Predicted 3D model of a 31-nucleotide RNA (Iron response element II).
Of the family's consensus pairs, 100% are formed in the model.
Its Rfam family is "Iron response element II". It is annotated as a cis-regulatory element. Rfam links the family to the GO term response to iron ion.
The coordinates come from a structure-prediction model, not an experiment, and the mean pLDDT is 76.
């Protein structure tokens, strides 16, 4: 660099308030 996961984190969508999504930032993990 790549994978994949967590977050009392920050921002946005979405349609309706999340048992979402998607970027970021931290920290482990994988090749």
């Nucleotide at each position: 660099c790549c994978c994949u996961u967590u977050u009392c984190g920050a921002c946005g969508a979405c349609a309706g308030u999340g048992u979402u999504c998607g970027u970021c930032a931290a920290a482990a993990c994988u090749g």